Background
A computed fold for a 77-nucleotide RNA from a Clostridiales bacterium, annotated as transfer RNA. It matches the Rfam family "tRNA". The family's RNA type in Rfam is transfer RNA. Taxonomically the source falls in Eubacteriales (Bacteria, Bacillati, Bacillota, Clostridia). RNAcentral holds the sequence, with entries from ENA.

RNA sequence: GCGGCGUUAGCUCAGUUGGAUAGAGUGAUUGGCUACGAACCAAUAGGCCAGGGGUUCGAGUCCCUUACGCCGCGCCA
Numbered sequence: 001g002c003g004g005c006g007u008u009a010g011c012u013c014a015g016u017u018g019g020a021u022a023g024a025g026u027g028a029u030u031g032g033c034u035a036c037g038a039a040c041c042a043a044u045a046g047g048c049c050a051g052g053g054g055u056u057c058g059a060g061u062c063c064c065u066u067a068c069g070c071c072g073c074g075c076c077a
Stems, first nucleotide, its partner, number of pairs: 001073007010026004019057001028044005050066005
C1' cells in the first nucleotide's frame, strides 16, 4: 500500500427485508424479603448506535470518508 471483519448502556453482546418508543444479560441505585447479610423478587437510572457527510418520507441497518482494533496479502531497504 491492497483486501476482509469489527466499533450499539460502566462491561459482554443481540438488533432479521430500512419502519413507529433501540433491547438482553451483568453491574449500579432504591425498595421488598431477612435478626443481619448473601441469594432471590420488583422498580429506576444509564445510549444523540466510534466521528463527519450523503441517499430516503424514514437509517443502528444502505453509500462515501476519517479514526481505532483484529485478520490476511503485498512492496522497499